[in-house]
Predicted 3D model of a 95-nucleotide RNA (THF (Tetrahydrofolate) riboswitch aptamer). It was read from a public genome assembly, where an Rfam model found it. Model confidence (mean pLDDT): 80 of 100. The model forms 94% of the base pairs in the Rfam consensus.
């Protein structure tokens, strides 16, 4: 030196468990911030903070402001599985 790989951030499907259904959540818009393969950069994704605008699926038994069960919500959370840096350096394996 030449060739091959490997690991973020996180997305996707989910087994169980929760929360809402007296609407929070989730999605959309605008601004700011922050984090993002072992190092630097850095975008596409991501995350958090404020703000704006939209907005819903209840239902049944019962001892009834409860508890239980069926729903419902692009809901939260996850065993587990599949997927996963653009450039330079650096790591592993081969020659």
């Nucleotide at each position: 030196a030449g060739c091959a790989g490997a690991g973020u951030a996180g997305c996707c499907c989910g087994a169980a468990a929760g929360c809402g259904u007296u609407a929070a959540g989730u999605g959309u818009c605008u601004u700011a911030a922050a984090a993002u393969g072992g190092g630097a950069u850095g975008u596409u994704g991501u995350u958090u903070a404020a703000g704006a605008a939209c907005g819903a699926a209840a239902g049944c038994g019962u001892u009834a402001u409860g508890c239980g069960u069926u729903g419902c919500g692009g809901u939260u959370u996850g065993a587990g599985g599949g997927c996963g840096c653009g450039u330079c350096c650096g790591u592993u394996g081969c020659u």